Predicted 3D model of a 159-nucleotide RNA (Lysine riboswitch aptamer) from a mouse gut metagenome. Of the family's consensus pairs, 96% are formed in the model.
RNA sequence: GUAUAGGUUGCAGUUUUUAAAAGUAUUAUACAGGAUAACUUGAAUUAGAUGAUUGUAUAAGAAAGGAAAAAUUGCCGAAGGAUUUAAUAGUUCAAGCUAUUAAAUUACUGGAUAUAUAGUUAAUAGCUAUAUAACUGUCAUCGAAAGAUGGAGAGCUAC
Numbered sequence: 001g002u003a004u005a006g007g008u009u010g011c012a013g014u015u016u017u018u019a020a021a022a023g024u025a026u027u028a029u030a031c032a033g034g035a036u037a038a039c040u041u042g043a044a045u046u047a048g049a050u051g052a053u054u055g056u057a058u059a060a061g062a063a064a065g066g067a068a069a070a071a072u073u074g075c076c077g078a079a080g081g082a083u084u085u086a087a088u089a090g091u092u093c094a095a096g097c098u099a100u101u102a103a104a105u106u107a108c109u110g111g112a113u114a115u116a117u118a119g120u121u122a123a124u125a126g127c128u129a130u131a132u133a134a135c136u137g138u139c140a141u142c143g144a145a146a147g148a149u150g151g152a153g154a155g156c157u158a159c
Stems, first nucleotide, its partner, number of pairs: 001159003007076001010075009026060007036047003039096006079109002081106010110136002113133008138151005
């Protein structure tokens, strides 16, 4: 360099469906209430005593991100995480924050399960980090064997 393998159900993209989000956001009406509201700070702008934010009741009532299944495509650092930058959305500008997307960097992670804690999340799902325990693929060392110990994908196997 080329070609492989690992495995609760291997990984990811796309499409479809399903649950959940949620009887929530929101809208309309009625009542209460009485000065603020538009993510945070500063400035502006807009709405607001023809009644704001908010609460209650009635009627109507979503979507996105996240999850699962099936099909299909590309694959085995598949991919995930972290960091940085940019774009978009949250009224405008500046600085932040949050969400999504894209790019770059990074030896952080072999895979995966359970439990605990923390974070994210609507969530007890999922994901991430740390610790512990058992499992699994692979290699090295020891061993007659069973097995034990140790390493990491910059790996293992074949050429």